[in-house]
Context: one part of a larger RNA
């Protein structure tokens, strides 16, 4: 130096972003004591204050022992232990004497609380919370998982179960249902499959036309029409649910205005007027976690307050369950303020462990292109150890700092890019799941209504005019009927038609029967749900019974060397004990199946079609250009300019156009000349038509712009349709694909007398490749064959495919939660270049200044210079050059802030102003605020501007800014954004290789005899350089006065610097002494001694600063500005050309320090002629290690010992007296120490040898 720890004068937050750390009082002992405010609980250990050892007395108890009582209980100067409380003495600096063990108040913000979160950068204002509302569910529930079976919910049942939103508790909770959603209607448009089947198409029997043929009624062959099938198309009608449509809903998603006037000072608007709106923000709060401007005003607080409180209201952009406002209590929350402490700080120091360093021992890492690794100016892909040009420089370590090595570390996380990637969103695009509709099928029967359609021994209907009059129509028709009275007809009449009767139809309608369809209603039998019951298997549990094995001995055989075993087989005993199988019954359970009851019921549910609706889910899109990106703009084609005299040629250069028009504005023959200016001329004008002159192409060419056109391409007029068909030499342009031009043939038309002109339009824009399907044509092909169906070939219409060479029929956002590959091909910081903005300076000088351009100012306007600002450019660097501000340390410039010398002044003096000259040396401390900056209190001579990567983070911080959490306003349907705010929020290396640079060694050299010691020259660095105050001179010079000096003389301070330790302090872990607990030590005492130095009180020596001395002085030289002597060119004048001089804190010396590696190696003196150095040992006022100093027995170096001096503690043990006892007194200013000083003493270490 680092880290962990003690201590600390005087001041006490002066430190910082912030009292951050760290000290520090109170310590859930005990008594007093105790606010505001409140949900009356609590705030509350509030705050605050006083007590606390040790001793002896006294009281008063409790436990226990005793005594006595039958017991409750009583007694007890008592056997032991113990508690409070009173009184009195003891001692200390300090009695909860060590350890432990709340800091406390006042004020906002938030969130009521307790609680829970980002395991590893956020603990909070975020989540939760209880309470509070909306919404859904009636149970086979709603929800949720699941292909389903089926499970959760729940063996729950609306006081209950899910979901959203808000979030104790108090007072509240306003207006808008236009938009979106949500729910509820159901008239009507709209509407899928389905079911109807008008029409038509494809074929195609019979039929029929034409030709041939010949067997005369057939046969071939080409057409034409086509019945039914069978095949395809499909009109109309019925047909749900959705959307449209009508309501209804904010504790649904949300949304809650503008202008203009008005009052008796002004303001200001309770009043009015208007627009718009679904309504136009109420009550509260309001510059706020919301307020840009804002540091808003005003008040409080502080010397001083961008932070804080409290008030206002102008609320850019509050605001009422995306809750408003208040709140007691509570919070490792955030903000302000205050007290208490304090080494945060003025400003630093001391001490103590543990590393740091030397020495043994083991022994890593990252990094590394090569390296024989300087400064400084230039170069240089724009910031060089390494290129050039200078300077500098012996050669090797060591312990140190970190300026550099665009240092390490991690293929930059920001930025841009990719036809990258992923999450995430929505009214992107396309799907699916769910949920929903109907068809149809599972899937039957009955009734009634109703709707269509076909039917009928039904029944009715049928009004122009004229005619009796309500004439459907047609045919037959002179008669019908009759109660015998008569009626109808006929017959005339009307009229487009004539009636009785008979019959046949027609419209339209009821009504019957028959299908079809819809709707309601009944039913049971498919199908569902509940419950029983019963077989059946199975699995288990219990029981019964037979039956078989399961035992013991003993005898044979067999295996075996024997024995022991072991096995077969016979016989005997035991006892139905007990243990397995096996079968039967019973019980329970589960699956399966049957039945039966009950409740739904042709629905429902499932299955196929099939409309809706569908970010829930999931592939995917989401242009490019572009002085980064983004926003804006643009995107294809024509004409000019740029374009540099062929052509061609970029820019987010700079001008304008196109996306059509035209039947004549095209073709031919003929013919004609405009526009303007003057003069003249009824109405008549600047301008209409007329005439003359002059001038020429300015006119006109449908359209922009260039070119071009009078022999007209202008303009007029007849005739007309070349705005034609097919081919095409050869050229242009040209990556391709495209695109232009065009001589000539040939065919047909116009126009002209002809010769010829004519393949649109003066020319140069007026547009889209493929592919898709549809339309025309067409001697093409068409799956065995005809025929089709459906293709090829030509034509010509469907693109704002305008991102215009068109990726897809069919596509938007969003990342700060992100990720990848890439760029310094591309921003942000920094350097680079530029200097328009920027800062400074000249030049001219129109004003201003009472007069007067220039004392100080200076317009319009010109011309430098800087490279601090804000740009611009994109030149190093994205396989990383770490960003702002503070702190720590600097250095340079001068365009001076002060100090220092000057000129000028609208300088009287003092103060000033303003230019010159000067870079020596200085250039405050605080409040706010992250801030640089600024603003203020106070002070100074003066509070100076700039550079160094906006100096400096391998030196510190980490308050902003720039990650991940969350809140506000504000914007967005939404994910989410916001050079808006707000609260939180890992700074890597204990090691430094090279250069730098501060220090300290080694080696070698400074020879030509060697060596030691002394002493010193300085080439050359390096340090200092400061200023103020006050006295005198003088109250003088000047001034009317007020005021007040130059020039000199003199004493004092600050602030910086340097030594030093006598003194004042500090510190002082050697010391010394007091005190607790507790441990140790042979039996207790007493005494001594551990326990981070336990703790407190002192303290030597060293080491320090707050201390103490002392230093910035003096003059010399050469000069700046400036001020002059002589003085010419230039008879003058001129300080200047030649010469000579004066003149500043400033150079240069004088003054301190280093200094001969000064490789130029320096000098001088003394000594020796044999030693001298080194090592090695004792040490040290020296010291990382070396080095240096002192010593090394011929010896006081260093311990120890003795003795003095001087210091430190403060009065030892021991015994003795005093006292009941704590304690005191006395031997005693004792004991212990002493790193200081001086004398002394070889006791013990420096031995003996040894290298060169």
């Nucleotide at each position: 130096c680092c880290c962990u720890c003690a201590u600390u004068a005087a001041g006490g937050a002066a430190c910082u972003c912030g009292g951050c750390a760290a000290a520090a009082c109170a310590g859930c002992g005990g008594c007093c004591g105790u606010a505001a405010c409140u949900u009356c609980g609590g705030a509350a250990u509030a705050a605050g204050g006083c007590c606390u050892a040790c001793c002896c007395a006294c009281g008063a108890g409790a436990u226990u022992g005793g005594u006595c009582g039958c017991a409750a209980g009583a007694c007890u100067u008592u056997u032991a232990u113990u508690u409070c409380g009173u009184g009195g003495g003891u001692c200390u600096c300090a009695g909860c004497g060590a350890a432990a063990g709340a800091c406390c108040c006042c004020a906002a913000g938030c969130g009521a609380c307790u609680g829970u979160u980002u395991a590893c950068c956020a603990a909070a204002a975020a989540c939760a919370c209880a309470g509070g509302u909306c919404u859904c569910u009636g149970c086979u529930a709603a929800g949720u998982c699941g292909u389903a079976a089926g499970a959760c919910u729940a063996u729950g049942u609306a006081u209950a179960g899910a979901g959203g939103c808000u979030g104790a508790u108090g007072c509240c909770u306003g207006g808008c249902c236009a938009g979106u959603g949500u729910c509820c209607g159901a008239a009507c448009g709209u509407c899928a499959a389905g079911a109807u089947g008008a029409a038509c198409c494809g074929u195609c029997a019979u039929u029929u036309u034409c030709c041939g043929a010949u067997u005369u009624a057939u046969c071939g062959g080409a057409g034409a029409g086509g019945c039914a099938g069978c095949g395809g198309u499909g009109a109309u009608u019925c047909c749900a649910a959705g959307c449209g449509c009508g309501g209804a809903u904010g504790a649904a998603c949300g949304c809650c205005g503008g202008c203009g006037a008005u009052a008796a000072c002004u303001a200001u608007a309770a009043u009015c007027g208007u627009c718009c709106u679904a309504a136009g923000g109420u009550a509260c709060c309001g510059a706020a976690a919301u307020u840009c401007c804002u540091u808003g005003a005003c008040g409080g607080g502080u010397a001083a307050g961008u932070u804080c409180c409290g008030u206002c209201c102008u609320g850019c952009a509050g605001g009422a369950a995306u809750g408003g406002c208040a709140u007691a209590a509570c919070g490792a929350u955030u903000u302000g303020g205050g007290g208490a402490c304090u080494g945060u700080c003025u400003u630093g120091a001391u001490g103590a462990g543990g590393g740091a360093c030397u020495c043994g021992g083991c022994g890593a890492a990252a990094u590394u292109g090569c390296a024989a690794u300087g400064c400084c100016g230039g170069u240089a892909a724009a910031g060089a150890u390494g290129c050039c040009g200078g300077c500098u420089a012996c050669u090797c370590a060591c312990a140190g700092u970190u300026a550099g090595a665009c240092g390490a570390a991690a293929a930059g996380a920001c930025c841009c890019c990719g036809u990258g990637a992923a999450g995430c969103u929505u009214u992107a695009c396309u799907a699916c799941a769910a949920c929903u509709u109907g068809a149809u099928a599972u899937u039957g029967a009955u009734a009634u209504a109703u709707a269509a359609a076909a039917u009928g021994u039904u029944c009715a209907u049928g009004u122009u005019c004229a005619g009796a009059a309500u004439a459907g129509g047609u045919g037959g028709g002179a008669g019908c009927c009759u109660u015998c009275g008569g009626g109808c007809g006929c017959c005339a009449g009307u009229g487009a038609g004539a009636u009785a009767c008979c019959a046949c139809c027609c419209u339209u309608g009821g009504c019957g029967c028959u299908u079809u369809g819809u709707a309601u209603a009944u039913c049971u039998a498919a199908c569902c749900c509940u419950u029983c019951a019963c077989u059946u298997u199975u699995a288990u549990a219990u029981u019964a019974a037979a039956a078989a094995u399961u035992a013991u001995u003993u005898u044979a055989u067999g295996u075996g060397u024997u024995a022991a075993a072991c096995a077969u087989a016979a016989a005997a005993u035991c006892a139905c004990a007990a243990a397995u199988u096996u079968u039967g019954a019973u019980g329970u359970a589960a699956a399966a199946g049957u039945g039966a009851a009950g409740g739904g019921a042709a629905c429902a549910g499932u299955a196929u079609c099939u409309g809706g609706c569908g970010g829930g889910u999931a592939g995917u899109u989401u242009g490019a250009g572009u002085g980064g990106g983004g926003c804006g703009c643009u995107c294809g084609c024509c004409u000019c300019a740029u374009a540099a005299a062929a052509u061609g040629u970029a820019a987010c250069u700079g001008a304008g156009g196109c996306g059509u028009u035209u039947a004549a504005a095209g073709g031919u023959u003929g013919g004609c000349u405009a526009g303007c200016u003057g003069c003249g001329g009824a109405u008549g004008g600047a301008a209409a038509u007329c005439g003359c002159a002059g001038u020429g192409a300015u006119a006109g060419g449908g359209u922009a712009a260039a070119c071009c056109c009078a022999c007209a391409a202008g303009c007029c007029a007849a005739c007309u349709u070349u705005a034609c068909u097919g081919c095409a030499a050869g050229a242009c342009c040209u990556a391709c694909a495209a695109g232009u031009c065009g001589c000539g043939c040939a065919g047909u038309u116009g126009c002209g007398a002809a010769a010829g002109c004519a393949u649109a339009a003066g020319u140069u824009a007026g547009u889209g490749a493929a592919c898709c399907g549809a339309c025309c044509a067409u001697c093409u092909c068409a799956u065995a064959u005809a025929g089709g169906a459906g293709a090829a070939u030509g034509g010509a219409a469907g693109a704002u495919c305008a991102a215009c060479g068109a990726a897809u029929a069919a596509a938007a956002g969003u990342u700060a939660c992100u990720c990848c590959g890439g760029g310094g091909a591309u921003a942000a910081c920094a350097g680079g270049c530029u200097a328009g903005u920027c800062g400074c300076g000249c030049c001219c000088a129109a004003g201003c200044g009472u007069c007067c351009a220039u004392a100080g100012c200076g317009a319009c306007g010109g011309c430098g210079c800087g490279g601090u600002u804000c740009g611009g450019c994109a030149c190093c660097u994205c396989g990383a050059u770490g960003u702002c501000g503070g702190c720590c340390c600097a250095u340079c410039g001068c365009a001076u802030c002060c100090u220092g010398g000057g000129g000028g002044u609208g300088u009287a003096c003092a103060a000033g102003c303003u230019c010159c000259c000067a870079a020596g040396g200085g250039u405050u401390u605080g409040g706010c605020u992250g801030u640089u900056c600024g603003c203020c209190a106070a002070u100074u001579a003066a509070a100076g501007c700039g550079g160094u990567a906006c100096g400096c983070g391998a030196g510190c911080u980490g308050g902003g800014u720039u990650c991940a959490a969350a809140a506000c306003g504000u914007c967005g349907u939404a994910a989410g954004a916001c050079a808006g705010u707000u609260u939180g929020g890992u700074c890597u290396c204990c090691u430094a290789u090279c250069u730098a640079c501060u220090g300290u060694g080694a080696g070698c050299g400074u020879g030509u005899a060697a060596a030691a010691a002394u002493c010193u020259u300085g080439a050359g660095g390096g340090g200092c350089c400061c200023a103020u105050u006050c006295u005198c001179u003088a109250g003088u010079a000047c001034g009317a006065g007020a005021g007040g000096a130059c020039c000199g003389a003199g004493a004092a301070u600050g602030a910086c610097g340097a030594a030093u330790c006598u003194c004042u302090g500090g510190u002082g872990u050697u010391c010394c002494a007091g005190c607790u607990g507790u441990g140790u030590g042979u039996g207790c005492c007493a005494c001594a001694u551990g326990c981070a130095u336990g703790c407190u009180g002192g303290g030597u020596a060293g080491c320090u600063a707050c201390a103490u001395u002392c230093g910035g002085g003096u003059u010399g030289g050469a000069u700046a500005a400036g001020c002059g002597c002589u003085g010419a060119a230039a008879g003058c004048a001129u300080a200047u050309a030649a010469g000579c001089g004066c003149g500043a804190a400033g150079c240069c010396g004088u003054u301190c320090c280093c200094a001969a590696g000064a490789u130029u190696a320096g000098g001088a003196u003394u000594u020796u002629u044999u030693a001298a150095c080194c090592a090695c040992c004792u040490g040290g006022a020296a010291g990382a290690c070396u080095a240096c100093c002192a010593g090394g027995u011929u010896g006081a170096u260093a311990g120890g010992c003795a003795g003095u001096c001087g210091g430190g503690u403060a009065c030892a043990a021991g015994u003795g007296c005093a006292g009941u006892a704590a304690u005191g007194c006395a031997u005693u200013c004792a004991g212990c120490c002493u790193a200081g000083g001086c004398u002394g003493u070889a006791c013990u270490a420096a031995u003996u040898g040894g290298u060169u």
Predicted 3D model of a 1252-nucleotide part of an RNA (large-subunit ribosomal RNA, half B) from Candidatus Kuenenbacteria bacterium CG1_02_38_13.